[in-house]
RNA sequence: AACUUUAAAAAGCAAACUUAUUAAAAGAUAAGGACGCAAAGCCGCGAGUCUAAGGCGCAUGCUAUGAUUGUCGGGUUGCUGUA
Numbered sequence: 001a002a003c004u005u006u007a008a009a010a011a012g013c014a015a016a017c018u019u020a021u022u023a024a025a026a027g028a029u030a031a032g033g034a035c036g037c038a039a040a041g042c043c044g045c046g047a048g049u050c051u052a053a054g055g056c057g058c059a060u061g062c063u064a065u066g067a068u069u070g071u072c073g074g075g076u077u078g079c080u081g082u083a
Stems, first nucleotide, its partner, number of pairs: 012037002017032006035070001041076003045073003048068003054063003
């Protein structure tokens, strides 16, 4: 230097729920709180799912330009380095 990735070590993130704020809603943000996570870091690129303000419709409805990266895939960046 390269390969080897969760055993160990040093760290990290934060589900449900509660409170406050925000949004038409789905949700999001902050604090508390930990179900869990080897990328549960970042990117809405492909798919799936959720919502339906606005638009359409005689109508029970339909529809994403909205949301979800802790639904999956993809791209990209990072910690450790053989028990």
About this RNA: The prediction has a mean pLDDT of 83. c-di-GMP-I riboswitch aptamer from Anaerocolumna chitinilytica, 83 nucleotides, folded computationally. NCBI's taxonomy places the organism under Bacteria, Bacillati, Bacillota, Clostridia, Anaerocolumna. Its Rfam family is "c-di-GMP-I riboswitch aptamer". Rfam's curators write: GEMM was predicted in a large-scale screen for bacterial structured RNA regulatory elements. The sequence is in RNAcentral, with records from Rfam.